TPP riboswitch aptamer (THI element) from Sphingomonas sp. Leaf17, 112 nucleotides, folded computationally. Of the family's consensus pairs, 96% are formed in the model. The same sequence occurs in records of 2 taxa. The coordinates come from a structure-prediction model, not an experiment, and the mean pLDDT is 80. The RNAcentral record of the sequence draws on Rfam and Ribocentre.
RNA sequence: GCCGCAUCCCCGGGGGACCGCUGAUGCGCGGUUGAGAGGUGGCCAGUUCAGGCCACGACCCGCUGAACCUGAUCCGGUUGACACCGGCGGAGGGAGGGAGCGGCUUUCGCCU
Repeated sequence: GCCGCAUCCCCGGGGGACCGCUGAUGCGCGGUUGAGAGGUGGCCAGUUCAGGCCACGACCCGCUGAACCUGAUCCGGUUGACACCGGCGGAGGGAGGGAGCGGCUUUCGCCU
């Protein structure tokens, strides 16, 4: 200097759906799928709308990158619906540094 690592540290990216019921002491209650579907705290809207945002936690993923986003209110199958399977499609995007250990190689110094 290069390479490897299912080790450690730090950092970063991401999603949170569908169905039914109830209806304001409210992220309610029940069901489905899933790794994950409000677990914790806070703010706002709002009064029939189970809405929006922030910070943590859990979970998944970080270029060998189908985690996730876009196309997409997409197309076919399937399902109560989402999920799922196939297509689109290896299309376009997408978040990594350090330490340690190991291997290979190069150079310099010392000893014999």